[in-house]
RNA sequence: GGCGACGUAGCUCAAUGGUAGAGCAGGGGACUCAUAAGCCCUUGGUUGGCCGUUCGAAUCGGCCCGUCGCCACCA
Numbered sequence: 001g002g003c004g005a006c007g008u009a010g011c012u013c014a015a016u017g018g019u020a021g022a023g024c025a026g027g028g029g030a031c032u033c034a035u036a037a038g039c040c041c042u043u044g045g046u047u048g049g050c051c052g053u054u055c056g057a058a059u060c061g062g063c064c065c066g067u068c069g070c071c072a073c074c075a
Base pairs, nucleotide, nucleotide: 001071002070003069004068005067006066007065010024011023012022013021018055026042027041028040029039048064049063050062051061052060
C1' cells in the first nucleotide's frame, strides 16, 4: 500500500429499515442475629465521527478515525 471483518451501557454481546435490549457489574428493597448467595425493583446509550438515501437508519451508501486478520512491497 491492497483486500476483508469489526466498532452499540463500566465489561461481554444481541437487535440486519419501524419505540435500542440481555447477562455481568453499579444502586435500592425484602429476607437474616449479621454477612454472603439466591429473590424483587432499578440507574446507565446523542449505536466511533461527518455527510447522504429514506416518511423513518444501530441497520443501506460515501469519506474519515481506530482495532484485528490476510496479502503485497521495502530494507
Predicted 3D model of a 75-nucleotide RNA (transfer RNA) from a Chloroflexota bacterium. NCBI's taxonomy places the organism under Bacteria, Bacillati, Chloroflexota. Its Rfam family is "tRNA". Gene Ontology term of the family: triplet codon-amino acid adaptor activity.